Description: c-di-GMP-I riboswitch aptamer from Sulfurovum sp., 80 nucleotides, folded computationally. Its Rfam family is "c-di-GMP-I riboswitch aptamer". Its family is annotated with cyclic-di-GMP binding in the Gene Ontology. The source organism's lineage runs through Bacteria, Campylobacterota, Epsilonproteobacteria, Sulfurovaceae and Sulfurovum. The sequence was found by an Rfam model in a public genome assembly. Its mean pLDDT, the model's own confidence on a scale to 100, is 83.

RNA sequence: ACAAUAUUAGGCCAAACUAACUGUGAAGUUAGGACGGAAAGCUUCAGGUCUUUGCUUGCAAAGAUGGCUGGGUUGCAUUU
Numbered sequence: 001a002c003a004a005u006a007u008u009a010g011g012c013c014a015a016a017c018u019a020a021c022u023g024u025g026a027a028g029u030u031a032g033g034a035c036g037g038a039a040a041g042c043u044u045c046a047g048g049u050c051u052u053u054g055c056u057u058g059c060a061a062a063g064a065u066g067g068c069u070g071g072g073u074u075g076c077a078u079u080u
Base pairs, nucleotide, nucleotide: 003080004078005077012037013036017032018031019030020029021028022027035067041073042072043071045070046069047068048065049064050063051062052061053060054059055058
């Protein structure tokens, strides 16, 4: 440096749900809480799903989701 994640150690994140706040909404933030996760770190480039609006009624635009899939990118540890 690259690859892998069988084992070990130190750790990390935080689903559902609850409360408060923000948003037309999908949903997000904070606190609690753990279903799970080897990138469940980051990123809408492609697709999917969801929301709002428009209209030429099946298309378009704007947004949400990174814990939907793929891609891009960064990182810890042990072992080989």